[in-house]
Annotation:
Transfer RNA from a Microbacteriaceae bacterium, 73 nucleotides, folded computationally. Rfam family: tRNA. Rfam classes the family as a transfer RNA. NCBI's taxonomy places the organism under Bacteria, Bacillati, Actinomycetota, Micrococcales, Microbacteriaceae.
RNA sequence: GCCCGCUUAGCUCAGCUGGUAGAGCAGCUGUCUUGUAAACAGCAGGUCGUCGGUUCGAGUCCGACAGUGGGCU
Numbered sequence: 001g002c003c004c005g006c007u008u009a010g011c012u013c014a015g016c017u018g019g020u021a022g023a024g025c026a027g028c029u030g031u032c033u034u035g036u037a038a039a040c041a042g043c044a045g046g047u048c049g050u051c052g053g054u055u056c057g058a059g060u061c062c063g064a065c066a067g068u069g070g071g072c073u
Base pairs, nucleotide, nucleotide: 001072002071003070004069005068006067007066010025011024012023013022019056027043028042029041030040031039049065050064051063052062053061
């Protein structure tokens, strides 16, 4: 220098053919317990890497850039 993958909650990851952003774990509250843990019930937590474009509508499609992992030379 060229090519490919990935970037979504604190962490690990889903998200279908473009149409209300989700799960598990972690956190908080409550129930239970002498107390803790476990279990159960509930709550909170997101600029969907950044900037543009397409569209009535973008996490999803297109472009550039950034970060990260890998391959080639």